Context: one part of a larger RNA
Formats: sequence, structure tokens, C1' cells
RNA sequence: CGUAGGAUAUUUGAAGGGAGCUGUUCCUAGUACGAGAGGACCGGAACAGACGAACCGAUAGUGUAUCAGUUAUCGCGCCAGCGGUAUGAGCUGAGUAGCCACGUUCGGAAAGGAUAAGCGCUGAAAGCAUAUAAGCGCCAAGCCCCCCCUAAGACUAGAUAUCCAUCUAUUUAAUAGAGAAGACACCUUGUAGAUUACAAGGUUGAUAGGCCAGAAGUGUAAGUUCAGUAAUGGAUUAAGCUUACUGGUACUAAUUAGUCAAAGG
Repeated sequence: CGUAGGAUAUUUGAAGGGAGCUGUUCCUAGUACGAGAGGACCGGAACAGACGAACCGAUAGUGUAUCAGUUAUCGCGCCAGCGGUAUGAGCUGAGUAGCCACGUUCGGAAAGGAUAAGCGCUGAAAGCAUAUAAGCGCCAAGCCCCCCCUAAGACUAGAUAUCCAUCUAUUUAAUAGAGAAGACACCUUGUAGAUUACAAGGUUGAUAGGCCAGAAGUGUAAGUUCAGUAAUGGAUUAAGCUUACUGGUACUAAUUAGUCAAAGG
């Protein structure tokens, strides 16, 4: 820009894409078959491999500053207690959220249609025969569907529901203005994300931060006191601290104002 007014939701599905795998064991059954050795079709079930999708309750990994320990050195006047640097975490032990696999769940199926090779029915040409010439069937991991995803720019541009469809300038045309539903912009953001887009919100508000409580992590802070010459240990103390998690709470910031936008038969 189009989709012959402007919007908001919900959709149909032309078309396109994805997927499509296989093995082992058991039952039927040591049956049919076979002298024996051996050993089924058909049908049913269980398990597994590879591949794929989703997810993070559990199991693991990471988790760049959440907690603790610790060496060297420098600083805060000293002690104590802290902080900086040693990587762009100094090293070490753990670890929430998130992201993940080595983890969990699920998938390939079943059904239908038309067929290939193949197997048939009826049946002439050709009194027979013949699955074929007319006609009618069966049959594959393959084809078309079925399953999942995208999808009306599908220009044949679809459908359904709902909302708005007014006024002013002498006012019919044209033009200009007001500004309907609605949208944008702006702002707070994340389940989203390179930007955009998408999604949640904007005081009639829990959108983010803060604060409160909890969960979870770390592992018993500092100070004081006790024991010991001291290193250190005990008590106060399941302490102190705490990022992303959960719930709550308008304290802070989403203020006010703005822009676009009504036509055709």
C1' cells in the first nucleotide's frame, strides 16, 4: 500500500513444511511340517537402540560475587574487625533462580482411499481355454489422507461475533477543522528480545524497585564472657549473612499533557 467505511477479537484452510526407523525376547508352540536334526506362517505382548520434541518435580552439571574457609602482600594509626590485589572469581568447599543432560515425559501408531509387483471372480473375441477385451475384487515400510506446525498478499485477498459510524465552517461537491470506536507514542517491565516485534502493566495500579514475611543456600557472625601461658576451644547461637524464587505491601517510579483516526454506495 492492497484486501471498496473504520476497528477489536475468534477462526476456515488453498498451499507449504515436519514426522515416517529398526531390533531382541516371550506367548501361540517345541504346535503345523519333518525319519530325525531342526522348526514356522498368522495373531498377541514386553523390552530395547538410534532419532526427534517438550520440560526441570527428582538425579547430575553450571551458577563471575550467595555463604564459608584460607595463603602472600598493601591499606583503614595499632589490637580486633574489615577492604583491595594476586584472572578478566587469588585459591578452595558448597550452592538458589535461570540455562541445561548424563535426567524425566512423550512421539513414529491405528484407521481410510487409490495402487505396484503379485493373487483372483465372472467372461468373450476364439462353442474350449483365458484374472481382461466390457465388468468386479484382494494386496506394500511406498502414493493421497489421517497426526503435528505455518498459513487469506489464497489479488478468487475468505468467514463469524462485537464496537464506532457525529458535528462545525452559508454546506450540496470539494476543502479545512473538531475528534468516534480504536490505535500509536511515552513510561514501568519480562514469560519476549540484536533492533524491531511479542507479552504483562500504567494510580479504577502489584509492572519494576524498595520494604515485610517465607522458601532456599551457607554453616554457628560480630561483640562479650569462660577455659587455657598461648595457638585455640566452649557459651551466648541451628547464629549471622543472603542474587535471580514465592506471597504480601503503593513507600519510589509508571504523572499531566500528546499524535493518528470517520468514508463509500